[in-house]
RNA sequence: AGAGUUUGAUCCUGGCUCAGGAUGAACGCUGGCGGUAUGCCUAACACAUGCAAGUCGUACGAGAGUUUUUAACUCAAGUGGCGGACGGGUGAGUAACACGUGAGAAUUUGCCUUCAGGAGGGGGACAACAACUGGAAACGGUUGCUAAUACCCCAUAUGCUUUCGAGUGAAAUGGAUUUAUUCGCCUGAAGAGAAGCUCGCGGCUGAUUAGCUUGUUGGUGGGGUAAGAGCCUACCAAGGCGACGAUCAGUAUCUGGUUUGAGAGGACGAUCAGACACACUGGAACUGAGACACGGUCCAGACUCCUACGGGAGGCAGCAGUGGGGAAUUUUCCGCAAUGGGCGAAAGCCUGACGGAGCAAUACCGCGUGAGGGAAGACGGCCUAUGGGUUGUAAACCUCUUUUUUCAGGGAGGAAUCAAUGACGUGUACCUGAAGAAUAAGCAUCGGCUAACUCCGUGCCAGCAGCCGCGGUAAGACGGAGGAUGCAAGUGUUAUCCGGAAUCACUGGGCGUAAAGCGUCUGUAGGUGGUUGAACAAGUCAACUGUUAAAUCUUGAGGCUUAACUUCAAAAUCGCAGUCGAAACUGUUUGACUAGAGUAUAGUAGGGGUAAAGGGAAUUUCCAGUGGAGUGGUGAAAUGCGUAGAUAUUGGAAAGAACACCGAUGGCGAAGGCACUUUACUGGGCUAUUACUGACACUCAGAGGCGAAAGCUAGGGGAGCAAACAGGAUUAGAUACCCUGGUAGUCCUAGCCGUAAACGAUGGGUACUAGGUGUUGGAGGUUUCCAUACCACCAGUGCCGCAGCUAACGCAUUAAGUACCCCGCCUGGGGAGUACGACCGCAAGGUUGAAACUCAAAGGAAUUGACGGGGGCCCGCACAAGCGGUGGAGCAUGUGGUUCAAUUCGAAGCAACGCGAAGAACCUUACCCGGGCUUGACAUAUAAGUGAAAGACCUAGAGAUAGGUUCCUCCUUCGGGACAUUUAUACAGGUGCUGCAUGGCUGUCGUCAGCUCGUGUCGUGAGAUGUUGGGUUAAGUCCCGCAACGAGCGUAACCCCUGUCCCUUGUUGCCAGCGGGUAAUGCCGGGGACUCUAGGGAGACUGCCGGUGAUAAACUGGAGGAAGGUGGGGAUGACGUCAAGUCAUCAUGGCCCUUACGCCCGGGGCUACACACGUGCUACAAUGGCCAGUACAACGGGUUGCCAAGCCGUGAGGCUGAGCUAAUCCCUUAAAGCUGGUCUAAGUUCGGAUUGGAGUCUGCAACCCGACUCCAUGAAGUUGGAAUCGCUAGUAAUCGCGGAUCAGCUACGCCGCGGUGAAUACGUUCCCGGGCCUUGUACACACCGCCCGUCACGCCAUGGAAGCUGAGGGUACCCGAAGUCGCUGACCUAACCCGCAAGGGAGGGAGGUGCCGAAGGUAAACUCAGUGACUGAGGCGAAGUCGUAACAAGGUAACC
Repeated sequence: AGAGUUUGAUCCUGGCUCAGGAUGAACGCUGGCGGUAUGCCUAACACAUGCAAGUCGUACGAGAGUUUUUAACUCAAGUGGCGGACGGGUGAGUAACACGUGAGAAUUUGCCUUCAGGAGGGGGACAACAACUGGAAACGGUUGCUAAUACCCCAUAUGCUUUCGAGUGAAAUGGAUUUAUUCGCCUGAAGAGAAGCUCGCGGCUGAUUAGCUUGUUGGUGGGGUAAGAGCCUACCAAGGCGACGAUCAGUAUCUGGUUUGAGAGGACGAUCAGACACACUGGAACUGAGACACGGUCCAGACUCCUACGGGAGGCAGCAGUGGGGAAUUUUCCGCAAUGGGCGAAAGCCUGACGGAGCAAUACCGCGUGAGGGAAGACGGCCUAUGGGUUGUAAACCUCUUUUUUCAGGGAGGAAUCAAUGACGUGUACCUGAAGAAUAAGCAUCGGCUAACUCCGUGCCAGCAGCCGCGGUAAGACGGAGGAUGCAAGUGUUAUCCGGAAUCACUGGGCGUAAAGCGUCUGUAGGUGGUUGAACAAGUCAACUGUUAAAUCUUGAGGCUUAACUUCAAAAUCGCAGUCGAAACUGUUUGACUAGAGUAUAGUAGGGGUAAAGGGAAUUUCCAGUGGAGUGGUGAAAUGCGUAGAUAUUGGAAAGAACACCGAUGGCGAAGGCACUUUACUGGGCUAUUACUGACACUCAGAGGCGAAAGCUAGGGGAGCAAACAGGAUUAGAUACCCUGGUAGUCCUAGCCGUAAACGAUGGGUACUAGGUGUUGGAGGUUUCCAUACCACCAGUGCCGCAGCUAACGCAUUAAGUACCCCGCCUGGGGAGUACGACCGCAAGGUUGAAACUCAAAGGAAUUGACGGGGGCCCGCACAAGCGGUGGAGCAUGUGGUUCAAUUCGAAGCAACGCGAAGAACCUUACCCGGGCUUGACAUAUAAGUGAAAGACCUAGAGAUAGGUUCCUCCUUCGGGACAUUUAUACAGGUGCUGCAUGGCUGUCGUCAGCUCGUGUCGUGAGAUGUUGGGUUAAGUCCCGCAACGAGCGUAACCCCUGUCCCUUGUUGCCAGCGGGUAAUGCCGGGGACUCUAGGGAGACUGCCGGUGAUAAACUGGAGGAAGGUGGGGAUGACGUCAAGUCAUCAUGGCCCUUACGCCCGGGGCUACACACGUGCUACAAUGGCCAGUACAACGGGUUGCCAAGCCGUGAGGCUGAGCUAAUCCCUUAAAGCUGGUCUAAGUUCGGAUUGGAGUCUGCAACCCGACUCCAUGAAGUUGGAAUCGCUAGUAAUCGCGGAUCAGCUACGCCGCGGUGAAUACGUUCCCGGGCCUUGUACACACCGCCCGUCACGCCAUGGAAGCUGAGGGUACCCGAAGUCGCUGACCUAACCCGCAAGGGAGGGAGGUGCCGAAGGUAAACUCAGUGACUGAGGCGAAGUCGUAACAAGGUAACC
């Protein structure tokens, strides 16, 4: 510090996710030791049991016990004193002076410290105890006795109050003893520490909570408190708080700090420390210095327990512990030895505070599980290309060490204070010795992010997954194994927080198109604000002072063997407060100025606004005339109108609405918007000149005005147009597009609505920053007689463009540039601008505006392709022009389907279908049935045995096969080898699967003209350029131009055949001339001239001429030439596409079978047959059929062959047999053609299917299932619907010939050969295919694309809903416990007073009563939550249904 993920790729925006750190954690697997910390985050749920606050006999009186019983000691209920307000726990409540921080004034304070003074005189009780007595108990009642440092009275006082007269008001002369002190008591003053009160500032969320408040705000009198105060009360006034967020709702102890972060920030508030609050829930007071009191009291409530049913007891949020809840959190331990606390004069007692131990890898830190050597690189495992690699110096083995472990011995410090005193610890830490490598390694991961890879299993299953995603038979992603990587007594996962996230942006973001500028203006609060003086000092700056607790963090040292930990010191603590200063800037006050702003004056342009009046063209309707059959409408029609006279045309009348031309990226207005003419009223702008005011300004949350169209209300109006609606068409349908009609509405008046893609998708203001060129308005200067022209200025409105900006597109003085000020808005997509609530509206609806759930994207700009029922240019037998076919018939052949035991398999639009198959009777053959074999029909190797094997014959059998007979070895170095066979093991074998694992080969686009690269340049980049443009070509062919310059694969050419000529060669070919010969024939001698053969060469290149073109490339015409612009044909097939075809040609990975899915054999099948399709053949006839005669080829093939001549047969053919291993012989008579004859328009002398009979040939064998011949038979068919195919010249058409395969043949197929030999092409509008450029795109699996909505089914969350249930706070009223306070107090009453006494009084109390008052109750509402028949929309789901709305002009442009 970043990374992954949207795309075919790119840049950007933007979300999601990851890597880091942290934790009071939990869970999985694993687990050696020690140190230091930490340990109910959930139920403030309920608690058994034990302990956690007592102490003092030196305050007091009884009582008991012990002893050396005149006395002392011990225990101790009770009275009394001090302490139970500390310490310990918890975080429920609380949004508050609760906390933090800093100030303040009207207070109190036990114990402690200091100072001053005092303690005089009296008195009466009550517990305990005793007696009687109630009760189950808890606990009492009556009577009687008694002490005090318990209680009371009087006196006095430096005190307090005061109206200055006075009033009020204290004590224990106690306890102890060694008799001199000590501990106590009372009063006052001061201090320390503690506590109460007030104020400034600070720290959560929600406005879908906007108004709240009646003791409320203030005053006066009174009361009350320790103390100020509405703290309380009576009266008076009507205030107080709030947009700087009151009130309400939700949530929450606060802080020092902890954690993260570079920081600023964010999140948290365990342990430790400070503060607060609470103690079963609610209320209340008492005592006290202090409480409204965790282990006190009273009352109410819930719960639990005891009970004799009458009544009582209790409160672990103290320490342990239990149940429960929960993913989850410890021992019913030891000790007061240390530190601290309470009491005590002290000894001491108490102390679950505390010190320790125990449990837990919960966290942090430290240590160990050995170290060195050791290669035959062992065994085993795994992988393998079988060579090896790896585990791996790892192990074994040798040497060494002993931290840890075990045992033994020694042994601190923590203890202060003369001594004594140690829980930890039956000896801890530490030291010494001994034993022995001995006791000690796991977890996760290994597709990318992210370090680490292979095999096997599985087969979209099982499963994984943080994101992207993996798994459908070769998974580095699942599971296992081997190996590797990371960390290590741990390691992974989960949860949460911060970070990364600049993804709420103060530091530090944005708003034209990605989310985002309010539709627009006026304007309040607020924010901001021109120039220049003076004063002040609020902000600001500086110095100093106080505070900022300790701990923590940081730095430097010290102590534990180190570290964690801990001690000391320093620094820091960004804040708050105070004091003294400074005066530049901001601010405040005061003065001045004129550049901002405004006013006046003179002009000026304008569809700016409102109201009124007027106008013509057109449409429609009505009236009248002419006229006579259609009109209207459309792609084509029809509905409609019309002989009752339409349309058309002429004249007249009426009505309503809108204003042609001018007219324009022209004008005006804030926006919406505004257009015939005139008038009236009226707003704003601009220009020029001087004068005036003197910052009066800008922006603007709330607020207010205006605001297209549609819509609403009321009243008018209604020509045209036209939702709805009706009809006609179109269509599969057509609730649409098209047509004929047509109502609201559109118009006017008055009111409402308040929204639009209300757009420049661009808020307003000010200033600055190159230009060029139009245009509107104004005024100026020069020139001109005028018109005009030119120059510079201001204000608008456009285009182009620099710098700059931008993701790019683009913007660019009218900014999206550079800055400042103010406002509004945004924070992933969907859900959703929806729901609920509130406000507005007559309604429609508008404004404000979520969540659950769901996805990993959604999106912007640009790029390359592909596509378009987009455009331009061009080509092709693509269309057109022609010729001949197919589709109809019969047959052949292939395919589908069906059938079958099997009808083997493959090929499937073009680019499968006379295709693999250039030959299925057996074989082939892969299929079926049956019979057989198992190292095999075939290959190699090893080991052992045998010596034959093959062939021939015989027997059985359908055959394979089996048995028998015969025949019977070879080489040798004598080991053996060759060959054959048997057994055994490795293995053979497979036309079994996967062409979607592959190689090779092939088809196709397409013989189309394209496809790319290097360097350079442009672009952030994908990419572009080159390759585009202007011409031209069959061609990316060539030329020109050009930020490109070159190059490669394709094109072309080089190659083959053919067309002309020449040279060479002349046998088997040829024969002109010479000679010979025949009935005739190159037959012979000869010849090389010609044809020809087959080698070589020439020739054609736009080379030449004219024209066109740009002087180019090229095109066009011509000459010459056998051939002319690629002469004709062939071979040759770029980068790539179709997961195209082929595992059945072959090869091959993987999988599968192995007495069978292998091999052999016989028979059958591939040849089936209601049917459908493709490709062909033959025909339908006279351009013909038949008969007779007659002419002319080329390519080829031949010894298991071609077969002459001759003879036989009607013929297929047979017999015989010459020649030929071929320019020699044979196949081999070519046919159409030509000549002559016949047939005469018919199902025929056309056509030949089918069938019967008789034969020939091949072959072991023609039944299934061959071809051919002869005789007989003589079917359909008379030119073929929709549709569709081929062909542009030696082509189509037509005619025959040959060959491969092959015993024969299904060949009418295929591949070749020659003979005869046309027609037509105006042209590129259309169909199909293709190329280039351009445009749009939501496509990229690329239009066979993408994608929308209803419906049906399943799941999920959610809104409404008659209601039902619960919780909460408030209001009103009722009842009213305990208790304080007030009043009363006839009853009771020791202390004081009067009184001899009796008695009375003062005072007090019980009781009664009043105010307040918790819980409870009643009532009407409210808020929140849960649930609810039914219902609404939404999201997600596998391949459902219906259509095709959007994306291309998406087939009616889309959208608001």
Background:
Small-subunit ribosomal RNA from an uncultured bacterium, 1456 nucleotides, folded computationally. The RNAcentral record of the sequence draws on ENA and SILVA. Its mean pLDDT, the model's own confidence on a scale to 100, is 85.